Description:
Large-subunit ribosomal RNA, domain I from a Candidatus Nanoarchaeia archaeon, 528 nucleotides, folded computationally. The full RNA is in RNAcentral, with records from ENA. The coordinates come from a structure-prediction model, not an experiment, and the mean pLDDT is 80.
Context: one part of a larger RNA
RNA sequence: CCUCAUCAGGCGGAUGGCUUGGUUCGAGAACACCGAAGAAGGGCGUGGCAAGCUACGAAAUGCCUCAGCGAGGUGCACGCAGCCUUUGAACUGAGGAUUCCUCAAUGAGACUUCUCCAUGUAUUCCGAAAGGAAGGGGAACCCGGGGAAGUGAAACGUCUCAGUACCCGGAGGAAAAGAAAUCAAAAGAGAUGCCGUAAUUAUCAGAGAGAGAAAGCGGCAGAAGGCAAACCGAAUGACUGCAUGAAAGUGCAGUUAGAUGUGGUGUUACAAGACUCGCUAUUAGUCCUCCUGAGGAAAGAUGAAUUUCUCUGGAACGAGGAGCCCUAGAGGGUGACAGCCCCGUAAUUUUUUCUCAGAGGAUGUGCGAGUAUCUUGAGUACCGGCUAUCGGAUAUUAGCCGGGAAUUUGGGACACAUCAAGUUCCAACCUUAAAUAUGUCUCGAGUCCAAUAGCAAACUCAGUACAGUGAUGGAAAGCUGAAAAGCACCCGUAACAGGGAGUGAAAAGACCCUGAAACCUGGUGAGU
Numbered sequence: 001c002c003u004c005a006u007c008a009g010g011c012g013g014a015u016g017g018c019u020u021g022g023u024u025c026g027a028g029a030a031c032a033c034c035g036a037a038g039a040a041g042g043g044c045g046u047g048g049c050a051a052g053c054u055a056c057g058a059a060a061u062g063c064c065u066c067a068g069c070g071a072g073g074u075g076c077a078c079g080c081a082g083c084c085u086u087u088g089a090a091c092u093g094a095g096g097a098u099u100c101c102u103c104a105a106u107g108a109g110a111c112u113u114c115u116c117c118a119u120g121u122a123u124u125c126c127g128a129a130a131g132g133a134a135g136g137g138g139a140a141c142c143c144g145g146g147g148a149a150g151u152g153a154a155a156c157g158u159c160u161c162a163g164u165a166c167c168c169g170g171a172g173g174a175a176a177a178g179a180a181a182u183c184a185a186a187a188g189a190g191a192u193g194c195c196g197u198a199a200u201u202a203u204c205a206g207a208g209a210g211a212g213a214a215a216g217c218g219g220c221a222g223a224a225g226g227c228a229a230a231c232c233g234a235a236u237g238a239c240u241g242c243a244u245g246a247a248a249g250u251g252c253a254g255u256u257a258g259a260u261g262u263g264g265u266g267u268u269a270c271a272a273g274a275c276u277c278g279c280u281a282u283u284a285g286u287c288c289u290c291c292u293g294a295g296g297a298a299a300g301a302u303g304a305a306u307u308u309c310u311c312u313g314g315a316a317c318g319a320g321g322a323g324c325c326c327u328a329g330a331g332g333g334u335g336a337c338a339g340c341c342c343c344g345u346a347a348u349u350u351u352u353u354c355u356c357a358g359a360g361g362a363u364g365u366g367c368g369a370g371u372a373u374c375u376u377g378a379g380u381a382c383c384g385g386c387u388a389u390c391g392g393a394u395a396u397u398a399g400c401c402g403g404g405a406a407u408u409u410g411g412g413a414c415a416c417a418u419c420a421a422g423u424u425c426c427a428a429c430c431u432u433a434a435a436u437a438u439g440u441c442u443c444g445a446g447u448c449c450a451a452u453a454g455c456a457a458a459c460u461c462a463g464u465a466c467a468g469u470g471a472u473g474g475a476a477a478g479c480u481g482a483a484a485a486g487c488a489c490c491c492g493u494a495a496c497a498g499g500g501a502g503u504g505a506a507a508a509g510a511c512c513c514u515g516a517a518a519c520c521u522g523g524u525g526a527g528u
Stems, first nucleotide, its partner, number of pairs: 002527009016513001017479002021449002023446006031439002033137002041102003044057003048080002052076002063096006072084003107116003117120001123134004141172001142170005152159001156206001182189002193220005203211002224431003227377001231264002235262001236257009269408001271376004275370005285363005291358006300349003306322001307338001308321004323340002325329001331343003382403007410426005466473002486512001489500003
């Protein structure tokens, strides 16, 4: 000098323990839209000291009213100062006021979140006027218009993936669908939607790969209405004002709309209605809530029973002994593991407001017979051709082009066409709750994860720092202690460091729980 062993340190941040955060599922009848009354998003400001986050908006970490609470408060944020507060602050809930600039952004022009004229009220639509509406945003869910490819077919073109992904438009708390010109089959059902089954079925298909129903049955939920027309013909509506009423509404006056028809009537298949005749007499339905009752419900309120003895300990929630409560032994906190210490829990309870019901008010009829005449949705039904779509085969559903009906002695459908019979329904107009979907949001839970995991993000500076012209990509980073008691004072230093002293159970000393290994240093021993 090297190697090995061992000891003591350093470095490092694994492991163990913990959880403020995630994640998944469930529930949400009083959860689900916001926006020209200017949203969502952003910028800039506002604090005594104030960079960030949060909150707020020149009335600026806030103002007012009501309710709750009851002693402290002045956010995260533990400091100093000043101030507020039992004349009830802070905090919590409900309602209101204020709410700069930008943004649909809307007086004009910009994007530099500003400027200019100067005080407007963009653009489009509806309306006779008065006046009104739209625009933009939203996690998923929904409807519509467009619409791929990788792939599979062991290649590939019809086909498949798939009407998926994606783009665009639109709506709502759900959307869509929906009251049979439907099914069925000799028996019947009776709007739609969703679940299970029917059903790896019928059926389609280079009959390949594959695709793929319906009726019926069993459940969830259940609800039906209005027009056009025939007939009547202004009997009607809107605006403004007044009266009345709690409101819905009603009455009066003026203006105006309206015969190119306001309003009434009427709405269907075993045909019905108009029309004619007869009967009934405020009843169906709809709207309102001064009043009564019940219930839900914000912030809340009440809420049992040991802090008993001994021991250990820094500390008792531990051990041993002796008690108690329980419609409460869910959970969390407290100096170690607490039913009885604290917050709570079970149970009970309060009400601005909301829901339902009652009662009352307002508006407002219904039934039968007859069948002469009238009405019952037209470029529609249907047919042909071409496309798309579908399980739909000639027999799905649409679109385009061409042709093109009937009128109750009517018309459509019944899975090849035509005819007959039978069965069944009534198109070419509109509305419609619930059962269903989703979860930005609220609440709860878990045989989920426990800081390289779990969301990318447990950290109150994360969609940040950083990278990129940009679209976009995208981190790392948790833990002193029970309590700061966060090391007074002395030595020392230029100042740190360091050494004493002290705090503490322990330095755990803030690079702070535990503190592995790799790696580094030193001591000792052995070998060479």